Overview:
The part of an RNA shown here (small-subunit ribosomal RNA, 5' domain) has 509 nucleotides and comes from an uncultured bacterium. Its mean pLDDT, the model's own confidence on a scale to 100, is 83.

Context: one part of a larger RNA
């Protein structure tokens, strides 16, 4: 002297723009964080409009009230079915190598997306919802009937693919609506994405010197999308290490960050790319994709309900809320934009996201007036008692309104989507529409009004008298000060530094 995810301590006007649970990966009450399609599908309830029959009033015409039936791109909320739920977000516990960086290989897989070729016939069994019985405190369950489909099976068909040396076997489909579009099968190519291999590179420690039994190879086999002790069986005795094997300890990592002249040193908040991990082990199913934070099964600690027999539940998601701490925020608005799911779309969801709240937590920028004003007013403070200083500082006189009050306007963040027209279609054209939160900027009133304060002042280091105090009370980064004339305690007046901030601690260079 630079820095910081800071603290504390005194003070604190305004605003952009970032940043804010570092400790207990300790425990959570309450809301909200993933759903979406009715252009897959069966039924069901409001509701309108048709219609039929029956009641009431009325002489009728008609009203009105129940109950069939049919209609509906509408509206509700369950079920089937499809896609999403493996992104998105949170966090660093654990890994010292299965990570991560850099180059590099080849024995692989990929839903949606482009894009190439070939199809998309014919049948049939079942299941929830639903009706009915029935068990339980609840959570839910269990018998019967009975139903639909882009759920499931089965039969043809087979370019392509597979599998074979060959001959030849083998192997698909779903419809939907608004009639030209959205789907569905099989195969081959791309894109991006993802597993797998190999090499060098990445902490301390020898007061850890030996480690290995699937351990190293190999064959024959099993599994994988794939290669391989992955894993079996059988054979052989290898493998690894002082260039540090194996054991302890710390530790995600990488782009960066912070110092520095640089070499280096220290670090890995925010941001982005990887890898892990989701009460604690542990398991697999589903599914292109997990071994799955808001999915499931087992065990275990906690924790809640209970009718005691038996059940729920996992905030390292966004707010919150208790513990523990020096310490670290609203239980907000909003899907307008940008992305993401689903869907022909309209559109729905979305604590991602965008935005607004606290905090001087950090960087920055602007204000607290400007100009004049000497009889150098009064006060204060020192004094040689003359006077010097505070000091152009007040006062006064004039001028101005930034910020902050009040009131009116307004760009811009909007791109887009609906309707009607042209067009094969990209796309033009008109009308109508969409903003949570901001509000630059511009005009207009008003008054110097509403805005400074911190730390120091012996030396190092810029700035000093006076008075109290007497090795006491204190003071201190060092070096020292204080015992009776303290420029170094304390106050007082002056000064010096920095300023919405000053200092103190603590950490790195």
């Nucleotide at each position: 002297g630079a820095a910081c995810g800071a603290a504390c301590g005194u003070u604190g006007g305004c605003g952009g723009c970032g940043u804010g649970g570092a400790u207990u990966a300790g425990g959570c009450a309450u809301g909200c964080a993933a759903g979406u399609c009715g252009a897959g599908c069966g039924a069901g309830g409001a509701c309108a409009c048709g219609u039929u029959a029956g009641g009431u009033a009325g002489c009728a015409a008609u009203a009105c009230c129940c109950a069939g039936c049919g209609u509906g791109a509408g509206c509700c909320g369950a079920g089937c079915g499809g896609c999403g739920u493996a992104a998105g977000g949170g966090g660093c516990a654990g890994u010292a190598a299965u990570a991560c960086c850099u180059g590099g290989g080849g024995a692989c897989g990929u839903a949606c997306c482009c894009u190439u070729c070939a199809g998309u016939c014919g049948g049939g069994a079942a299941u929830a919802g639903c009706c009915g019985c029935g068990g339980g405190a609840a959570a839910c369950c269990g018998c019967g009937g009975g139903u639909a489909a882009u759920g499931c099976c089965c039969g043809a068909u087979a370019a392509c693919a597979c599998u074979g040396a060959g001959a030849a076997g083998u192997c698909a489909a779903a419809g939907g609506c608004u009639u030209g579009c959205c789907g569905c099968u099989g195969a081959g190519g791309g894109a991006g994405c993802g597993g797998c291999c190999c090499a060098g590179g990445c902490g301390c420690u020898a007061u850890u010197a030996g480690c290995u039994g699937g351990u190293u190879g190999g064959u024959g086999g099993g599994g994988u999308a794939a290669c391989g002790g992955c894993c079996u069986a059988c054979c052989a005795a290898g493998g690894c290490g002082a260039a540090g094997a194996u054991g302890g300890c710390u530790a995600g990592u990488g782009g960066g960050u912070g110092u520095g002249a640089g070499a280096g040193c220290a670090c890995g908040a925010c941001c982005c790319g990887c890898g892990c991990c989701a009460c604690u082990g542990g398991c697999a199913c589903u599914g292109a994709g997990a071994c799955a934070c808001u999915g499931g099964c087992c065990a275990g600690a906690c924790a809640c309900c209970u009718a005691c027999g038996g059940g729920u539940g996992g905030c390292u998601g966004c707010a919150g809320u208790c513990g523990a701490g020096g310490a670290u925020c609203u239980u907000c608005g909003g899907c307008a934009a940008u992305g993401a799911g689903c869907g022909c779309a309209a559109g729905c969801u979305u604590g991602a996201c965008c935005g607004a709240g606290c905090g001087a937590c950090g960087c920055c920028g602007c204000g607290u007036g400007c100009g004049g004003g000497a009889u150098g007013a009064a006060g204060g403070c020192c004094u040689u008692c003359g006077g010097g200083u505070u000091g152009u500082a007040a006062a006064c006189c004039g001028c101005u309104u930034u910020g902050g009050u009040c009131c009116g306007g307004a760009a811009g963040u909007a791109a887009g989507g609906a309707c009607g027209g042209a067009g094969c279609a990209a796309u033009c054209c008109g009308u109508c529409u969409u903003g949570a939160a901001c509000g630059a900027c511009c005009g207009g009133a008003g008054a110097a009004a509403c805005a400074a304060g911190c730390a120091c002042g012996g030396g190092c280091u810029a700035a000093g008298u006076u008075c109290g105090u007497g090795c006491c009370a204190g003071c201190a980064g060092c070096c020292g000060c204080g015992g009776u004339a303290a420029g170094a305690c304390g106050a007082a007046c002056c000064g010096u530094g920095c300023g919405a901030a000053c200092g103190u601690u603590g950490u790195u260079c």